[in-house]
Background: The prediction has a mean pLDDT of 80. Predicted 3D model of a 74-nucleotide RNA (transfer RNA) from a Candidatus Aenigmatarchaeota archaeon. The same sequence occurs in records of 2 taxa. Its Rfam family is "tRNA". The family's RNA type in Rfam is transfer RNA.

RNA sequence: GGGCUGGUGGUCUAGCUGGUUAUGACAACGCCUUGACGUGGCGUAGAUCGAGAGUUCGAAUCUCUCCUGGCCCA
Repeated sequence: GGGCUGGUGGUCUAGCUGGUUAUGACAACGCCUUGACGUGGCGUAGAUCGAGAGUUCGAAUCUCUCCUGGCCCA
């Protein structure tokens, strides 16, 4: 220098061919259960999807540029 691939709550992750509420688990907090702790049950909060721009009635999803992690080639 060229090619491929990933970036989504605190952590990990789903999200199909663009479609109206972004999924689940763990963690956190509250309540119930217990003599108490733990386990278990129920609930709550938490991500505008790496950044910016574009296309579209509509973008996490498509296009472009950039940032960053990984892999391959030279």